About this RNA:
The RNA shown here (FMN riboswitch aptamer (RFN element)) has 163 nucleotides and comes from Marinomonas spartinae. Model confidence (mean pLDDT): 76 of 100. The sequence was found by an Rfam model in a public genome assembly. Rfam family: FMN riboswitch aptamer (RFN element). Rfam links the family to the GO term FMN binding. NCBI's taxonomy places the organism under Bacteria, Gammaproteobacteria, Oceanospirillales, Oceanospirillaceae, Marinomonas.
RNA sequence: UUUCGUUCUCGGGGCGGGGUGCAAUUCCCCACCGGCGGUAUAGAGACAAUCUAAGCCCGCGAGCGCUCAGUAUUGGUUAUGUUUAUCAUAGACAAUACUGAGGUCAGCAGAUCUGGUGAGACUCCAGAGCCGACGGUAAUAGUCCGGAUGAUAGAGAGCGCGU
Numbered sequence: 001u002u003u004c005g006u007u008c009u010c011g012g013g014g015c016g017g018g019g020u021g022c023a024a025u026u027c028c029c030c031a032c033c034g035g036c037g038g039u040a041u042a043g044a045g046a047c048a049a050u051c052u053a054a055g056c057c058c059g060c061g062a063g064c065g066c067u068c069a070g071u072a073u074u075g076g077u078u079a080u081g082u083u084u085a086u087c088a089u090a091g092a093c094a095a096u097a098c099u100g101a102g103g104u105c106a107g108c109a110g111a112u113c114u115g116g117u118g119a120g121a122c123u124c125c126a127g128a129g130c131c132g133a134c135g136g137u138a139a140u141a142g143u144c145c146g147g148a149u150g151a152u153a154g155a156g157a158g159c160g161c162g163u
Stems, first nucleotide, its partner, number of pairs: 002162001004160007016030004031143002033132002035060004042052003055130002063108002066102010077091005112128005134146003
């Protein structure tokens, strides 16, 4: 220094004020927040290396859904056994719940324009907009509670091997 292996650590922010109401941090008005990697006409830097810089540009992540497998429960059904009354056993099937796996398979997976500068900007400057899983709730939640003292995109450090 680079690749691989391995261990450890880290790894998400935000409801404050007013209104309505029996009831709302959930509705209405104002407010507040922005994970990870990439990119960069900006900034920092002996102007070098390099570092920082996008919620809505490209991609990723958790979550929901989907598919597969397992387990449990329930349901009808088929077969067998038998005491003929249902019961037992077995099989395949369906639904539900839980657990695990898959992986982009396909779906949800969000949202940006206008003006300025310039050779060049959806990234800079100015302005105006827009977006935000699932379940819960005395009333509809990006901000409360819960799964979650979880998981993960990744980031960093140590050790080992190789060059």